[in-house]
RNA sequence: AGCCCGUUCGUCUAGCGGUGAGGACGCAGGAAUUUCAUUCCUGAAACAUGGGUUCGAUUCCCGUACGGGCUG
Numbered sequence: 001a002g003c004c005c006g007u008u009c010g011u012c013u014a015g016c017g018g019u020g021a022g023g024a025c026g027c028a029g030g031a032a033u034u035u036c037a038u039u040c041c042u043g044a045a046a047c048a049u050g051g052g053u054u055c056g057a058u059u060c061c062c063g064u065a066c067g068g069g070c071u072g
Stems, first nucleotide, its partner, number of pairs: 001071007010025004018055001027043005048064005
């Protein structure tokens, strides 16, 4: 340099064009417990970025950034 794959709450992860973007752990509040832990309930928290296609994009296409791999 060329090609391929990936990027979603703090972390891990699901979601093959329209459904309030879901789950686990963690965090906050509450219940229960003498207390801690466990358990239960509730809540906050995310689509890397810029364009394009489309009535509609987390999803499809292109560029950029970052990470990984292959070739030279």